This is a predicted structure of a 479-nucleotide part of an RNA (small-subunit ribosomal RNA, 3' major domain) from an uncultured bacterium. The coordinates come from a structure-prediction model, not an experiment, and the mean pLDDT is 82.
Context: one part of a larger RNA
RNA sequence: UGAUGGGGGCCCGCACAAACGGUGGAGCAUGUGAGUUUAAAUUCGAUAAGACGCGAGGAACCUUACCUCGGGCUAAGAACGAUGGGGGGCGGGCGAGGAGACGCGCCUUUCCUUCGGGACUCCCAGCGAGGUGCUGCAUGGUUGUCGUCAGCUCGUGCCGUGAGGUGUCGGGUCAAGUCCCAUAACGAGCGCAACCCCUGCGUCCAGUUGCCACCGGUCAGGCCGGGCACUCUGGACGGACUGCCCGCGCAAGCGGAGAGGAAGGCGGGGAUGACGUCAAAUCAGCACGGCCCUUACGUCCGGGGCGACACACGUGCUACAAUGGCCGGCACAGAGGGCAGCCACGCGGCGACGCGGAGCGAAUCCCGAAAGCCGGUCUCAGUCCGGAUCGGAGUCUGCAACCCGACUCCGUGAAGCUGGAAUCGCUAGUAAUCGCGCAUCAGCCAUGGCGCGGUGAAUACGUUCCCGGGCCUUGCACA
Numbered sequence: 001u002g003a004u005g006g007g008g009g010c011c012c013g014c015a016c017a018a019a020c021g022g023u024g025g026a027g028c029a030u031g032u033g034a035g036u037u038u039a040a041a042u043u044c045g046a047u048a049a050g051a052c053g054c055g056a057g058g059a060a061c062c063u064u065a066c067c068u069c070g071g072g073c074u075a076a077g078a079a080c081g082a083u084g085g086g087g088g089g090c091g092g093g094c095g096a097g098g099a100g101a102c103g104c105g106c107c108u109u110u111c112c113u114u115c116g117g118g119a120c121u122c123c124c125a126g127c128g129a130g131g132u133g134c135u136g137c138a139u140g141g142u143u144g145u146c147g148u149c150a151g152c153u154c155g156u157g158c159c160g161u162g163a164g165g166u167g168u169c170g171g172g173u174c175a176a177g178u179c180c181c182a183u184a185a186c187g188a189g190c191g192c193a194a195c196c197c198c199u200g201c202g203u204c205c206a207g208u209u210g211c212c213a214c215c216g217g218u219c220a221g222g223c224c225g226g227g228c229a230c231u232c233u234g235g236a237c238g239g240a241c242u243g244c245c246c247g248c249g250c251a252a253g254c255g256g257a258g259a260g261g262a263a264g265g266c267g268g269g270g271a272u273g274a275c276g277u278c279a280a281a282u283c284a285g286c287a288c289g290g291c292c293c294u295u296a297c298g299u300c301c302g303g304g305g306c307g308a309c310a311c312a313c314g315u316g317c318u319a320c321a322a323u324g325g326c327c328g329g330c331a332c333a334g335a336g337g338g339c340a341g342c343c344a345c346g347c348g349g350c351g352a353c354g355c356g357g358a359g360c361g362a363a364u365c366c367c368g369a370a371a372g373c374c375g376g377u378c379u380c381a382g383u384c385c386g387g388a389u390c391g392g393a394g395u396c397u398g399c400a401a402c403c404c405g406a407c408u409c410c411g412u413g414a415a416g417c418u419g420g421a422a423u424c425g426c427u428a429g430u431a432a433u434c435g436c437g438c439a440u441c442a443g444c445c446a447u448g449g450c451g452c453g454g455u456g457a458a459u460a461c462g463u464u465c466c467c468g469g470g471c472c473u474u475g476c477a478c479a
Base pairs, nucleotide, nucleotide: 001479002478004475005474007473008472009471010470011469012468013467015463016462020425021424022423023422026318027317028316029315030314031313032312033311035309036308044055045054066304067303068302070300071299080126084124085123086122091108092107093106094105095104097102110119111118112117130293131292133291134290135289139287140286141282142281143280144278146276151190152189153188154187155186156185157166158165159164170181171180172179196270197269198268199267201238202237203236204235205234206233207232210228211227215225216224217223241264244258245256246255247254248253307445320419324378325377326376327375328374329373330372337366338365341360342359345356346355347354348353385416390411391410392409393408394407395406396405432455433454434453435452436451437450438449
C1' cells in the first nucleotide's frame, strides 16, 4: 500500500421489513445431472451467484458435428498447371444396375488450324486443398460478472531515505469524486451528469388517414362532391431552470407552499457500462499461433440417433374452481407483418380445412382482440371444475409425418380440494391479470424469446437483523 475481521462509525440497493402474487405438492412442456439402455450412436459446448425454455430466433430428411451401411478421391467447392506421361474428350440428354451416393453404356456437341496439332477438358504424378480434430492455460475479436456501483488515475508542486502519501482527507449536500465550504495543494483525464432516441404539452408547415365540425347529394357505409378546422401522421421549433414566493443555511442545497403550467424539483423509459477482477466464457460464429489426420480425424449418400427411461433438480404452462365454468348477445386497442404472400366475401364441411374469388407491394386491403358489459344456466359435487392419458375417424405442410409434426371431430376422462422445510419476483401505469403481433420458419413439438396495448392494485413504521456494495477509521501471525 492492499486484502481481510462473527472491529467500529457513516450511507446506499426490493437487501431486510410491510404488501401482493408465485415456486417447492399435481399433470404436462422444456433444459440439465447421474446412471442405465441401445448391434452402435444417444454429437459438442455452458456448471455457485454469473450453467440448467442457455449456444437453439425452429433437430422428420436436410440441418448434423454422432452411429451404422454403402461409395468415390484433385475431391463438395478454390488456385497452379509454366514441367512430365497417358487418354479421349468439355457441356447437355437418354437408358441397364442400385435404396441412394455411385457407376456402366449409348446419343448429341464448341472454337482456331499450316491438318502435325492447339485452346478448353479428363486421367496419373506434383505443389497443395480439406478437418465442427486438440489446446479459450499460446491468442484476436466478442461476452458475462462485481455494477449504472461511484469510483479509477495523471501532470506539476509539497511531504517522506524509500515503498508511498497528499490531491481523492475533513464539515455539509447529492442519485453521483454532484456541488459548496474548508484545505500544501493547484489543475486535468477516464467515469457521473448533459448532448442522442421514445413518451407526456403547445405552435407552425404539409393533407387520397380523419370529420357532418361547415355546405350539398345519399337507401346502407366519409359512400360521393367539397373542406383541412379537429383527430392523426411526418417534419421543424418552443417548453422547466428550484426561474418566482416563504423558512433554514456562509454557500451548495434542503423543507414548505402555492402561483403559473401538460409536466415539476433527475417528469417516465431506453441507449450508454470507467481503471480493473474472476488464467470467468467462447479454437463449434468468425479469425489466428502451435500440435495432429490426410485414400483418411477429409468428402458424398441411404437409414438411424440428437426425441431412449426406473430416478433427481432448474425454468415454465394448465389447474385444483362460484371474484368461477358453460351458452347467447353487445363493445373498445397498440405495435408489427404480408406477392411462391396476407386473404375480405360466397359455397361445401360439425370442424381442422377445401373449392371458387375481390382487394392489397399496402396510413387505403388482410384487421372483428380478450379480459369487459348485459341476459341465461350450473349450486359446492371431484362436479357442466380440471384436462392428462388412451381408442377411433380426419385435415394440412412436405419427396416423405413408423421411429419423430401440428391441428380438427367423436369417445375416454387420470392426478389434482392451495402444496413441508425452504425459496423467488415486484415500489405505479409497477405487481397481478387479459389478449394481440413479430423473428426463426414448408410445417412445427412456442407453454420459449422479443415486442404491443387493455384492465389495474396493496404496502414501505423503519435500518436492529440476512445478502451485496461505497467512504472513513482500527486490528492483523496474510501478500